[in-house]
RNA sequence: GAGGGCUGGAUGGUCGCGCUGGCCCGCUUAGGGUUGGUGAGGAAAGUCCGGGCUCCACGGAAACAGGGUGCCGGGUAACGCCCGGCGAGCGGAAGCUCAGGGAAAGUGCCACAGAAAGCAAACCGCCAACGACUUCGGUCAAGGUAAGGGUGAAAGGGUGCGGUAAGAGCGCACCGCGCGACCAGCAAUGGAAGCGGCACGGUAAACCCCACUCGGAGCAAGCCCAAAUUGCGCAGAACGCCCCGACCCCGGUUGGGGCAUCGCCUGUUUUCGGGCGGCUGCGGUGGUAGGGCGCGCGAACCAGAGGGUAAUCUCUGGUCCAGAUGAAUGACCAUCAGGGGUCUGGGUUCGCCCAGGCUCGCUACAGAACCCGGCUUACAGGCCCUC
RNA sequence: GCGAGAUAGCUCAGGCGGUCAGAGCGUCGGAUUCAUAACCCGGAGGUCGAGAGUUCGAGUCUCUCUCUCGC
Numbered sequence: 001g002a003g004g005g006c007u008g009g010a011u012g013g014u015c016g017c018g019c020u021g022g023c024c025c026g027c028u029u030a031g032g033g034u035u036g037g038u039g040a041g042g043a044a045a046g047u048c049c050g051g052g053c054u055c056c057a058c059g060g061a062a063a064c065a066g067g068g069u070g071c072c073g074g075g076u077a078a079c080g081c082c083c084g085g086c087g088a089g090c091g092g093a094a095g096c097u098c099a100g101g102g103a104a105a106g107u108g109c110c111a112c113a114g115a116a117a118g119c120a121a122a123c124c125g126c127c128a129a130c131g132a133c134u135u136c137g138g139u140c141a142a143g144g145u146a147a148g149g150g151u152g153a154a155a156g157g158g159u160g161c162g163g164u165a166a167g168a169g170c171g172c173a174c175c176g177c178g179c180g181a182c183c184a185g186c187a188a189u190g191g192a193a194g195c196g197g198c199a200c201g202g203u204a205a206a207c208c209c210c211a212c213u214c215g216g217a218g219c220a221a222g223c224c225c226a227a228a229u230u231g232c233g234c235a236g237a238a239c240g241c242c243c244c245g246a247c248c249c250c251g252g253u254u255g256g257g258g259c260a261u262c263g264c265c266u267g268u269u270u271u272c273g274g275g276c277g278g279c280u281g282c283g284g285u286g287g288u289a290g291g292g293c294g295c296g297c298g299a300a301c302c303a304g305a306g307g308g309u310a311a312u313c314u315c316u317g318g319u320c321c322a323g324a325u326g327a328a329u330g331a332c333c334a335u336c337a338g339g340g341g342u343c344u345g346g347g348u349u350c351g352c353c354c355a356g357g358c359u360c361g362c363u364a365c366a367g368a369a370c371c372c373g374g375c376u377u378a379c380a381g382g383c384c385c386u387c
Numbered sequence: 388g389c390g391a392g393a394u395a396g397c398u399c400a401g402g403c404g405g406u407c408a409g410a411g412c413g414u415c416g417g418a419u420u421c422a423u424a425a426c427c428c429g430g431a432g433g434u435c436g437a438g439a440g441u442u443c444g445a446g447u448c449u450c451u452c453u454c455u456c457g458c
Base pairs, nucleotide, nucleotide: 001387002386003385004384005383006382007381009336010335011334012333013332014331015330017039018038019037020036021035022034023033024032025031041365045376046375048374049373050372051371052370053218054217055216056215066214067213068212069211070210071085072084073083074082075081086100087098088097089096090095101209102208106207107206108203109202110201123149124148125145126144127143131140132139133138157175158174159173160172161171162170176198177196178195179194182191183190184189222293223292224291225290232283233282234281235280236279240259241258242257243256244255245254246253247252248251262277263276264275265274266273267272300319301318302317303316304315305314306313307312337363338362339360340359341358342357343356344355345354346353347352388458389457390456391455392454393453396412397411398410399409405443414430415429416428417427436452437451438450439449440448
């Protein structure tokens, strides 16, 4: 220098908090007292993925549309996670990183610059063998040329030799590239006889193609109990209530008055009947406020053995380990541990190290809220292992 | 638990990858006026919330984080 794992202050005292067991008190209601048990995390966080669970939709499945994932093999309940392998890139190495299928199915895009940006292209430059002219030095010019310059992220293999008018895989050697019988491997992939003068630029975190996969919503899911009020049904008799006066045995009797037997419509009059509305009482529907369940035995944890390189799986034994609802798990003190600062002494490779004293009061990030597996992010420090 | 957003001092466009970084208000300078305001002319002002990645190239595409707002 690289990789991985563990830990996340300890003990004691005092006071207090949530849940819960026993006992006691209490009108066995509410509650109180006492004594036990238990009480946050590696990330409880972000809500970025995957699942359990619940409801809704759907006959099953498939397809269309849309989303996601993307080397190969394995693990898993599942995953975009993990393990192993391959390839590419970086590094001196240990090792790290990779959305790592398809661009010779199709479409789009490649700004500016540049002559030309996609079935290439002649701006400068080079040549001018053919042709014309000629003072025989050359000049003009049809045309040829991708070797050189320049532009750009990118200009259609590289180096050398030959070749040519000048050039050019035009030819050859080496390197690179493509196809590749065959061999190894489950596969990705690797090796490779041979063949091919070289075609096929980049972009799919652009549309798209291929393969696999995905129904939607979420504990504010869902279920139960159930005020008040409204609306619904039934009944409205007896009586009751209030005020004042009198009497007595002082809470009863009696007299009077008031409230309610009401309002409207209607049948043929009525103190009778019917309907509607109001009031009172009772019942029931519904499920709001509120309360309860969901809600803590689970893909759980620990130990051992075995299979496997590993992730992980199997077996055996053991353990029970938070359930709050404005939301408990805390505060103070003492001692110790770790850390910082400073002083003294010693050592020193002059970087620092060791011992002791004093002091600071520093010990993080953060906090369950249905649960679980991952990822990501935050974190004072300390310890261990491997290379 | 679910969803939306962040661009100049303020309010917002741009979301289709390139010369696309813009508009209005504000601010500064000039002109006008006796002076001020308004009107007119001109200018400055931006790491497009942060960090990575894809790409020749990112405000735009993808991922991770931060902050704000709503149910």